Model confidence (mean pLDDT): 78 of 100. Predicted 3D model of an 82-nucleotide RNA (c-di-GMP-I riboswitch aptamer). Rfam family: c-di-GMP-I riboswitch aptamer. About the family: GEMM was predicted in a large-scale screen for bacterial structured RNA regulatory elements. Of the family's consensus pairs, 95% are formed in the model.
[in-house]
RNA sequence: UACAGUCAAAGGCAAACCUGGCGAAAGCCAGCGGCGCAAAGCUAAAGGGCCUUCCCGACCGGGGUGGCAGCCAGCUGCAAGG
Repeated sequence: UACAGUCAAAGGCAAACCUGGCGAAAGCCAGCGGCGCAAAGCUAAAGGGCCUUCCCGACCGGGGUGGCAGCCAGCUGCAAGG
């Protein structure tokens, strides 16, 4: 430097519940907590999917709004050992 990054230590992140706040909702923020995570880092107009709500439609379905990256995906990347 390249591959790999499966098992360790240190360090990191932090689900549900509960409390407070924001929001019409989905959901988000803070605290608590620790289910889990080797990308649980970043990306939500220009991939898919899911949730919310509104409109159109007889149905199938189509379109818009807001969200989810801890669903897949894309991009980037640390340590030990090899």